């Protein structure tokens, strides 16, 4: 980060049906409309309205009267409207939750019991008259009733007050009982059957107060509180209390988090989770709490009341402007917000609720139904059979295979469901009415009748017929599924990694395949995996993380014995934990989902009786823990005074004379006014050499000459004494390098800053000379550091070696006790590593972690003189940062070792001219291609056309291969001729062969072309480089959690991973060496074209010629070198020796041979190929240009600059190669290139002067008899053609150039250097270039310090695209989210001080009233209003800080290697900037 569940969901694509459920999570935003709480005539007066009834009136269907019935509007009165219903504002609270408690209360309706109702009396609503007012809605007069209100009486187990007596208990007290005084009561109605009424007592049931416990985040919210904590008294309540009030005291809470600010209704109970936990609190049940916001009280049993009431307040609506009305968080609905949530439905049939005797009535509660795939569940969408493995699709290696797929098609079955018809419930039993039996005066059983919204629904028959019915996400891995086209870092994907830059299983489309399925997939949330906050169940040397040390409060923890208690702990018991949900079990719906019933459970509290090992708590003891004391004793332990050398440094005197001092190298500085240097004397401050050490002492920071003094600490013995007195330690104290800060001295020497000299591209550094603070001292402050053993104290156990300090013992083996080192066992550890000084094994206590950066910052706060310390966040923003360890590769690390790598040396190029290559520039074109080394006389071993691939023109649409089948044809063939630049086009002339099967030619169709176009980053194949370096691997087998590692290292040796020896290795493979080839010597065969020594012949002369195999030569087989042999060295391997022998000597010399690889090296332009790309043209053909251009630059050569030399004459010696469209002896003409003639050779037969060298002459140091370009003129050969643009000769011209700057290349022996001679390719050449071949023929190598390049071992890394690496910081830019900030707007809470509604309460009441009383009028309290000042908080701002992020900006180069000045830590001080110094620390 994903896989898994879960939702009131939401949103994209889809949709056949049913059953149970759910449905405004936002705006306690605002509400049109209708409904949701009414009943009772069996309480009253009474009759608007209907209906019967009867009377009158007549118009004969109408109109009045009669409360006479049955009802009843609007009124009195009663009960009810405090139930049900919604909703979650508000509350962190005794709200809720659970368990007491009321001896401190209440309680209407219901039950029960026991008493009980006698008497009077006065209003008042309606009605009726009249008035007001637009309306709500009043006002006056008259009049009238009750179960409305009043009095009197009675009256009690009732109140109150004072007593008495018993019993009981938890304190105050309670119960009973009894004496006294004083006070409260009542309604009635009727169909006579009963319903009511009053008082008590009791239950039920509801409410109401207290208490324990338990219940959110924040300490960057640590003190809060005047009714506030208590008390005595009073009032007030149903009831206890500061609940109020009056006096008096000063208390209460709080680190076990008050107080303060933030969020948030609380449980049952739902999700995940193996549990423990973590998270929500929708639906249903319990409790709270609010009803437009604040405030108030009234009625009543019950309210401070959702559909009452009064006030303020905002907000809507009427309105005649004078006033007045409203509250959907009740159930439909309607706006708004919203990603988003239904109908203005039916019926009271069922259960239930109010009222009523009852019928009834009323009831958006409930029951139904209607919307919505919102969820769960169930069911279907067909079954079987069917191979020509159809056709279409899509894919391959494509005459053919796979794959869609038994899938269709067809055949046969079946109808769940849909359609249609048709029958059709249970849910009902009751009240109630009739009636029947019991008791027997209102109650039970029984029978019958009456009631159905849902609904003609569930179900059920029957009828047609496969008929009506499949989609969605995904297929790189993680995670189940792969191909093809399109696209080309675009479009796009992505949950993480990460996918696209032309061969994308990752985009986007098909095909196919995969999961789920009437849904699928996305989004958002929650738990899970995450042991990833760790009770179960983590860590802290180096990865985050041990406070700097240490004392010590409260707290946690705490030796051994005993006797008590029994809180904790266990255990039985009882209560209680509502239901509902979980769970099992059975059970009704056709299953299931859902529902019943019944069992467990509810891990909780509370009581209560027991046990008593731990553990706590009282008591007594005891001594080992810890302390006290004695005696030894140690040490740089502390603080204070005093002392002592030996050094610098000043000053004064002497000697003394030019340089002293410093560095890499110098200069600044000093110095003839006499320095340095050297003697003496004096002063000063600071710091103590040697002893001096993994010593030694301290808690830590630290601590060092020496003597006193005073303190403290260990340790070791050994008795004695105390008797657990212990260990840890939050908050807090004290202590604390260093630099710094204040004051006051003191200042030798060092010595931030500063200044100067260097040094550099620069040099705000490093080096140098100077030097202020500061370093010293006293007193005070800072409190930090890589304050480290990067290791917190304590106690106890657990294997050895071997040093060392200190004490004891024993007496020189040693034992032990406290410390300090080092190696190591077993454990432990990620590993390094630790390992009795644990990082082992264990208990106890504190302290800190919880991904990198942001940041140790902001912003509050303490603390401080300031510097600044502590405490300590969030936005934001990556996907890693980190730690040990591995293998490379790197180093301005270390150590061996090699190489013409350096040096020793010889030639050389860099200068000149010219050749040729290449860049660069011109051009229509100057074809491409190579580009450090490893491109540049390179592909090219030979561009005039041809080559060629380039340009311009002009032309063609198939030359050509290779045919194949089929037609058709013999004017296809030559060979002239015209036009054109040719290619081509036209004429003319000819008119196949035959063995009669055909052959060849030619045209036509069909099938197949052709690209030196792209990509060397898609390949083969080829090939440079490192490098002919000496390395690169395996198997088995040990070692490591592993990557790996060992083997291969070590010690010697070599050219070598060669050998040896040693070894956790033993062995093997590719390389190294050899085998091959040449060539040095010798043998043996063979002897022509090759040779000639003897013989013989022969010539001017010649192996010419007999002849010969001797010898050279040829070419094939052999020999031969192996450290094999002496001597010294060494265990060996090997080394040495100018050993011996040998042609050759230590791989003789040279060659071909090139390990795993490395550079995405080079090559699509040798060739081959994927793929893309043109196809009257990027193909093909002609003709002319181009590739040869020329202000440069470079590379690679030639040729020279000259006497070791040119020139002209004579003259000697070679090897390897080529030749018939060739090589050419040899005459002959030309000065010459050459040409005419011409043997000989297809070649160890012929064909070619090798040159340097030698002999001899001349030149005589000059721009020359050096050099020879450049021109100009005449030729010559090649060839279709020598303008562009070949080569050679000849005559003539006669440049530059006198040895080459920085730099740089090549060679260690037959080499270097010099001379040629030959061949490839080719007509011919632009060859001075490649390739071989030989003739002459040297000079040095002390030796590895340096420079390059290599191997190998070790080291260090912050690099692995691998030092041409990584990487810091300021500056510019652009975006983002912060902090500060002058002021500006809001909120919410309080505080003072005015004002103050309704309204209780107190007063008070002249007015009404017989009277209780009440109008009124005040007081105090209060919501709400206003005014002030402040803190909090949110929001926004000019400007201003830093921070982050951003392919390709600037300035340096701080860190990583000894990173080029070792690096970091704190601290000051300075600097564009990364930093630099200083001082102390790792």
């Nucleotide at each position: 980060u994903c896989a898994g569940g879960a939702u009131g969901a939401a949103c994209g694509c889809u949709a056949g049906c049913g059953g149970c459920a759910g449905g405004c999570u936002u705006a306690a935003c605002a509400c049109a409309u209708g409904c949701a709480a009414g009943u009772c005539g069996a309480g009253g007066g009474g009759u608007a309205a209907c209906a019967u009834a009867g009377u009158u009136g007549c118009u004969u269907g109408c109109a009045a009267c009669u409360g006479a019935u049955g009802a009843c509007g609007a009124c009195c009165g009663g009960c009810g409207c405090a139930c049900g219903g919604g909703u979650g504002c508000g509350u962190a609270a005794c709200g809720c939750g659970u368990a007491u408690a009321c001896a401190a209360u209440u309680u209407g309706c219901c039950u029960u019991a026991u008493a009980c109702a006698g008497g009077a009396g006065g209003a008042u609503a309606g009605c009726c008259u009249u008035u007001a007012g637009a309306a709500a809605u009043g006002a006056a007069g008259a009049u009238u009733a009750a179960u409305a209100c009043u009095c009197c009486a009675u009256g009690g187990u009732c109140u109150a007050u004072a007593g008495u007596u018993a019993u009981g208990g938890c304190a105050u007290c309670a119960u009973a009982a009894u004496u006294a005084u004083a006070g409260u009561a009542a309604a009635g109605a009727u169909u006579u059957a009963u319903c009511g009424g009053u008082a008590u007592a009791a239950g039920a049931u509801g409410a109401g107060u207290a208490u324990g416990c338990g219940u959110c985040c924040u300490a960057u919210u640590a003190g809060c509180u005047a009714g506030a904590u208590g008390g005595c008294g009073a009032g007030g309540u149903a009831a206890c209390g500061g609940c109020u009030c009056c006096c008096c005291a000063u208390g209460g809470c709080u680190a076990c988090g008050a107080u303060a600010g933030g969020u948030a209704g609380g449980g049952g109970u739902c999700c995940u989770g193996a549990g423990a936990g973590g998270g929500a609190g929708a639906u249903c049940c319990c409790c709270c709490a609010c009803a437009c916001u604040g405030g108030u009280a009234c009625u009543g049993a019950g309210a401070c009341a959702c559909g009452g009431a009064c006030c303020a307040g905002a907000c809507u609506c009427c309105u005649a402007c004078g006033g007045g009305a409203g509250g959907c968080a009740g159930c439909a609905g309607u706006g708004a917000g919203g990603a988003a949530u239904a109908u203005u439905g039916g019926a009271c049939a069922a259960u239930g609720g109010a009222g009523g005797c009852a019928a009834c009535u009323c009831u958006g509660a409930u029951c139904c139904a209607g919307c919505c795939a919102u969820g769960c569940c169930g069911c279907g969408u067909g079954c079987a059979g069917g191979a020509a493995g159809a056709c279409u699709g899509c894919c391959c290696u494509a005459u053919g295979g796979g794959u869609u797929g038994u899938a269709a098609a067809c055949u046969g079955c079946u109808u769940u469901u849909a359609u249609a018809u048709a029958g059709g419930a249970a849910g009902a039993a009751a009240c109630c009415c009739u009636u029947u039996c019991a008791c027997g005066u209102g109650u039970g059983a029984g029978a019958g009748g009456c009631u159905g919204a849902c609904g003609g629904u569930a179900c059920u028959a029957u009828a047609u017929g496969a008929a009506u019915a499949a989609g969605c996400a995904c297929c790189g891995g993680c995670u189940a599924a792969c191909u093809c086209c399109g696209u080309g870092c675009c479009a796009g994907c992505a949950g993480c990694c990460g996918c696209g830059g032309u061969a994308a299983u990752a985009c986007g489309g098909a095909g196919g395949g995969u999961g789920c399925a009437a849904g699928c997939g996305u989004u958002a949330u929650c738990c899970g995996g995450a042991a990833u906050c760790a009770u179960u169940g983590g860590g802290u040397u180096u990865a985050a993380a041990g406070g700097g040390u240490c004392c010590g409060u409260a707290g946690g923890u705490g030796g051994g014995c005993a006797a008590u208690u029994a809180a904790g702990u266990c255990a039985g018991a009882g209560g209680u934990g509502a239901a509902a949900u979980c769970c099992c079990a059975u059970a009704g719906c056709u299953u299931a989902a859902c529902u019943a019933u019944g069992g467990a459970a509810c891990u909780g509290c509370c009581u209560u009786u027991g046990a008593u090992a731990c553990u706590g708590g009282u008591u007594g003891u005891c001594u080992u823990g810890a302390g006290u004391u004695a005696u030894a004793u140690u040490g740089a332990a502390g603080u204070a005074a005093g002392u002592a050398g030996a050094a610098u440094a000043u000053g004064u005197a002497g000697u003394g004379u030019a340089g002293c001092g410093g560095u890499g190298a110098a200069a600044u500085g000093c110095u003839u006014a006499g320095a340095u240097a050297u003697u003496a004397c004096a002063u000063a401050g600071a710091a103590u050499a040697c002893c001096g050490a993994u010593u030694g002492c301290g808690a830590a920071g630290g601590c060092a000459g020496c003597u006193u003094a005073c303190u403290a600490a260990g340790u070791a013995u050994a008795u004695a004494c105390u008797g657990a007195c212990a260990c840890u330690g939050a908050u807090g104290g004290a202590c604390g390098a260093a630099a710094g800060c204040g004051u006051g001295g003191g200042g030798a020497g060092c010595g931030a800053a500063c200044a100067g000299g260097a040094u550099u591209a620069g040099a705000u550094a490093c080096c140098c000379u100077g030097g202020u603070a500061g370093u010293c001292c006293a007193c005070g402050c800072c409190g930090u550091a890589a304050a480290c053993g990067a290791u917190g104290g304590a106690u106890a156990c657990u294997a050895g070696u071997u040093g060392u300090u200190g004490g004891g013992g024993u007496u020189u083996a040693c034992c032990u006790c406290a410390g300090u080192g080092a190696c190591u066992a077993a454990g432990c550890g990620a590993a390094a590593g630790u390992g009795a000084u644990a990082a082992g094994u264990a208990u106890c206590c504190c302290a800190c972690c919880u991904g990198g950066g942001g940041a140790g910052u902001a912003c509050g706060u303490u603390c401080g003189c300031a510097a600044g310390a502590a405490u300590g966040a969030a936005a934001c923003u990556c996907a890693a940062a980190g730690g040990a360890a591995u293998u490379g590769a790197c180093g301005g690390g270390g150590g061996c070792c090699c190489g013409c790598a350096c040096a020793a040396g010889c030639g050389g190029u860099g200068g000149a001219g010219c050749a040729u290559g290449u860049g660069g520039u011109u051009u229509a074109a100057u074809u491409c291609g190579a580009u450090g080394a490893u491109a540049c006389g390179c592909g090219a071993g030979g561009a005039a056309c041809c080559u060629u691939a380039c340009c311009a023109g002009g032309g063609c649409u198939u030359a050509a291969a290779u045919g194949u089948a089929g037609a058709u044809u013999g004017c296809a063939u030559u060979a002239g001729c015209u036009a054109g630049a040719g290619a081509u086009a036209g004429c003319u002339a000819u008119u196949u062969c035959u063995u009669c099967g055909g052959a060849c030619u030619a045209u036509c169709u069909a099938c197949a072309a052709g690209g030196u176009g792209c990509u060397g980053c898609a390949u083969g194949g080829u090939u440079g480089u490192c490098g002919u370096c000496a390395g690169c691997u395996c198997g088995u087998g040990c070692c490591g959690u592993g990557a790996g590692g060992u083997g291969u290292c070590a010690g010697g040796u070599u050219a070598a991973g060669u050998c040896c020896u040693a070894u956790a290795a033993c062995g093997a493979g590719c390389g190294c060496a050899a085998c091959c080839c040449c060539u040095a010597u010798c043998g043996u065969u063979a002897g022509u074209u090759g040779c000639u020594a003897a013989c013989a012949g022969g010539u001017u002369a010649a192996g010419c010629u007999g002849a010969g195999g001797a010898c050279u030569c040829u070419a094939a087989c052999g020999a031969g070198a192996c450290u094999g042999c002496c001597g010294g060295u060494g265990c060996a391997a090997a080394c040495c020796g100018u050993g011996a022998g040998g042609a050759a000597g230590g791989u003789g010399g040279g060659g071909a041979u090139g390990a795993c690889g490395u550079c995405a090296a080079a090559u699509c332009a040798u060739c081959a190929c994927g793929g893309c790309c043109c196809u009257u043209a990027c193909g093909u053909c002609c003709u002319g240009g181009g590739c040869u251009a020329c202000a440069c630059a470079c590379g690679u050569g030639c040729u020279a600059c000259a006497a070791u030399g040119g020139u002209a004459g004579a003259u000697a010696c070679a090897g390897a190669g080529a030749g018939c469209a060739g090589c050419c002896a040899c005459u002959a003409u030309g000065c010459a290139a050459a040409u005419a003639g011409g043997a000989g050779c297809g070649a160890a037969u012929c064909u070619a002067u090798a040159a340097a060298g030698u002999c001899u002459a001349u030149c005589u140091c000059a721009g020359u008899u050096c050099g020879g370009a450049u021109c100009g003129g005449a030729g010559u050969c090649u060839g279709c053609a020598a303008c562009u643009c070949g080569a050679c000769u000849c005559c003539g011209u006669g440049a530059a150039g006198c040895u080459g700057g920085a730099a740089u290349c090549g060679c260690u022996a037959g080499u270097a250097a010099u001379c040629g001679c030959a061949g490839a390719u080719c007509a011919g050449c632009c060859a001075u270039g490649c390739u071989g071949c030989g003739g002459u023929g040297a000079a040095u190598a002390c030796g590895u310090u340096c420079c390059c390049g290599g191997g190998c071992c070790u080291u260090g890394u912050a690099c692995a695209c691998a030092c041409c690496g990584c990487c810091c910081g300021u500056c510019a830019a652009g975006c983002c989210a912060u902090g500060g900030a002058a002021g500006c707007u809001g909120g919410g809470a309080g505080u003072a001080c005015c004002u103050g509604a309704a309204g209780u309460c107190g007063g008070u009441g002249a007015c009404c009233g017989c009277a209780a009383g009440g109008a009124g009028c005040u007081g105090c309290c209060u919501a709400g209003g206003g005014u002030a000042a402040a803190a909090c908080u949110a929001g926004u701002a000019a400007c201003u800080g830093g921070g982050g992020c951003u392919a390709a900006g600037u300035c340096g180069u701080a860190a990583c290697a000894a990173g080029g000045u070792a690096g970091c830590c704190g601290u000051a001080c300075c600097g564009g900037a990364a930093g630099g110094u200083g001082c102390g620390g790792c």
Source information
Small-subunit ribosomal RNA from Maritimimonas sp., 1482 nucleotides, folded computationally. Its mean pLDDT, the model's own confidence on a scale to 100, is 82.